[in-house]
Context: one part of a larger RNA
RNA sequence: UUGGGCGUAAAGAGCUCGUAGGCGGCUUAGAUAGUCGGAUGUUAAACCCCUAGGCUUAACCUAGGGCAGCCAUUCGAUACUACUAUGGCUAGAGUUCGGUAGGGGAUUGUGGAAUUCCCGGUGUAGCGGUGAAAUGCGCAGAUAUCGGGAGGAACACCAAUGGCGAAGGCAGCAAUCUGGGCCGAUACUGACGCUGAGGAGCGAAAGCGUGGGGAGCAAACAGGAUUAGAUACCCUGGUAGUCCACGCCCUAAACGAUGCGAACUGGAGGUUGGGUGCAACUUGGCACGCAGUCUCGAAGCUAACGCGUUAAGUUCGCCGCCUGGGGAGUACGGUCGCAAGACUGAAACUC
Numbered sequence: 001u002u003g004g005g006c007g008u009a010a011a012g013a014g015c016u017c018g019u020a021g022g023c024g025g026c027u028u029a030g031a032u033a034g035u036c037g038g039a040u041g042u043u044a045a046a047c048c049c050c051u052a053g054g055c056u057u058a059a060c061c062u063a064g065g066g067c068a069g070c071c072a073u074u075c076g077a078u079a080c081u082a083c084u085a086u087g088g089c090u091a092g093a094g095u096u097c098g099g100u101a102g103g104g105g106a107u108u109g110u111g112g113a114a115u116u117c118c119c120g121g122u123g124u125a126g127c128g129g130u131g132a133a134a135u136g137c138g139c140a141g142a143u144a145u146c147g148g149g150a151g152g153a154a155c156a157c158c159a160a161u162g163g164c165g166a167a168g169g170c171a172g173c174a175a176u177c178u179g180g181g182c183c184g185a186u187a188c189u190g191a192c193g194c195u196g197a198g199g200a201g202c203g204a205a206a207g208c209g210u211g212g213g214g215a216g217c218a219a220a221c222a223g224g225a226u227u228a229g230a231u232a233c234c235c236u237g238g239u240a241g242u243c244c245a246c247g248c249c250c251u252a253a254a255c256g257a258u259g260c261g262a263a264c265u266g267g268a269g270g271u272u273g274g275g276u277g278c279a280a281c282u283u284g285g286c287a288c289g290c291a292g293u294c295u296c297g298a299a300g301c302u303a304a305c306g307c308g309u310u311a312a313g314u315u316c317g318c319c320g321c322c323u324g325g326g327g328a329g330u331a332c333g334g335u336c337g338c339a340a341g342a343c344u345g346a347a348a349c350u351c
Stems, first nucleotide, its partner, number of pairs: 004322003007305002012319001014202004021195003025089003028085003033081002035077007043069001048066007092192001093189003096185005104178007111155001116150007126137002163170002207248006216242002221237004259318006267296007275288004300307002324351003333344004
């Protein structure tokens, strides 16, 4: 190189944007670079193929004949690919206009329930906790209950196989700013596209830095239990942290364990958002088509499980990744980081 794979066996980068590169819609003309065909030259000998001969045969040897590709020159073909005409087109892509749903994002403000704490009233001996207890709290008046206040964090019901977002993720309510989607319509641009090595940005939780904040919860820690022990599970406390601002970290079972884009191949049933038509004319309804989402399943695929128009079916384009288990995501080196560490990533040896 040919070749096999990546849902669960090793293997899809956490996600997006995008450089180079690769690939790329319909059509006209030109030119002929790739491509295809012919001719000529070259392609040493040996080798190879055919024929004949020589060693008793064969291997081997000798002689004659022969083929092909590359390459070069030249003559043609013009379907395909590339190129040129900055040719033409509108089905891809995008713009415009009108609608529309939404926990999409950022900032500011605001609401009620609950926990805790403080103050006051009522009130008295317990409360709390467990399998059972004890530590703990309480006559310095707790728990319970009523009123007032403070503060922080999270938003019951609605709520859903529901919605939005590229992913991470997003939920009280209101305002301001703002991204994307979907539907319908005519007009416009005219291939402007797809993917994407490097690169850039985003990226749960935990963690780190500086400054705030701190109600509840709670690593560490302390005590009480349990136990043979109990550095745990259970209980009483409790600090970082959880929250905010700014700056880092860059990892997850970052999962659909399923890269992105495009085309094609029977259906059934739900559900979300637009649209059209019908019936109704106030709701509610029926049918069709579009965009999502969920369940079941023809064909097909799969080792099986299962997937099945949201494919793991049939194909095309591009990227990433895998190559026995352990050693090991370790060592060394490099890059990044304040650190923790992250990324890249072996070998000996062993089975």

The part of an RNA shown here (small-subunit ribosomal RNA, central domain) has 351 nucleotides and comes from an Acidimicrobiaceae bacterium. The source organism's lineage runs through Bacteria, Actinomycetota, Acidimicrobiia, Acidimicrobiales and Acidimicrobiaceae. The prediction has a mean pLDDT of 85.